[in-house]
RNA sequence: AGUCCGAGGUCGCUUACGCGGCUUCGGAGCCGGGGAACCAGUCUUGUGGGGUGAAUCGCCCGCGACGGCCAGCGCGAUCUGGCCACAGUGGGGGUAGGGCAGGUCGUGCCCGAAUCCGUCAGCUCACCCGGUAGGCGUCCACGACACCACCG
Numbered sequence: 001a002g003u004c005c006g007a008g009g010u011c012g013c014u015u016a017c018g019c020g021g022c023u024u025c026g027g028a029g030c031c032g033g034g035g036a037a038c039c040a041g042u043c044u045u046g047u048g049g050g051g052u053g054a055a056u057c058g059c060c061c062g063c064g065a066c067g068g069c070c071a072g073c074g075c076g077a078u079c080u081g082g083c084c085a086c087a088g089u090g091g092g093g094g095u096a097g098g099g100c101a102g103g104u105c106g107u108g109c110c111c112g113a114a115u116c117c118g119u120c121a122g123c124u125c126a127c128c129c130g131g132u133a134g135g136c137g138u139c140c141a142c143g144a145c146a147c148c149a150c151c152g
Stems, first nucleotide, its partner, number of pairs: 003028011029132006039122001048120001049117004057094001059092005067084006097111004103145005
């Protein structure tokens, strides 16, 4: 980005012309990624790195396996208790950034997720690859200005 056109197969409807569903392909438009020179960069060899996206960055409280420390019984193994606390996880309140239906200002109200690649990618002509979904909600918050359309 999330639209449109066409073909094959198949199922259903129609007197017929044709129409619709599913599926497999092709194409247009749109979107995303990879990819020279020049430029940028002076890094990477790991605490990896990178992509899509507005969704980044940290603060506080609790739980916290593995682990570490202290103490006790004990020849020892082990066991018990306490403390610290990583990974992870629950909660609270901020924030870069984003939205409120063409633009700007003010006020107000919201979002601030998730996921993919797999050791690998700066930009990037030619060239190459992929996507073109799904699920919800509302009658589009208020005021002002600019602009535009229509009417006279």
A computed fold for a 152-nucleotide RNA from Pimelobacter sp., annotated as c-di-AMP riboswitch aptamer (ydaO/yuaA leader). Of the family's consensus pairs, 90% are formed in the model. The organism belongs to Pimelobacter, within Bacteria. Its Rfam family is "c-di-AMP riboswitch aptamer (ydaO/yuaA leader)". Rfam's curators write: This family represents a conserved RNA structure found upstream of the ydaO and yuaA genes in Bacillus subtilis and related genes in other bacteria.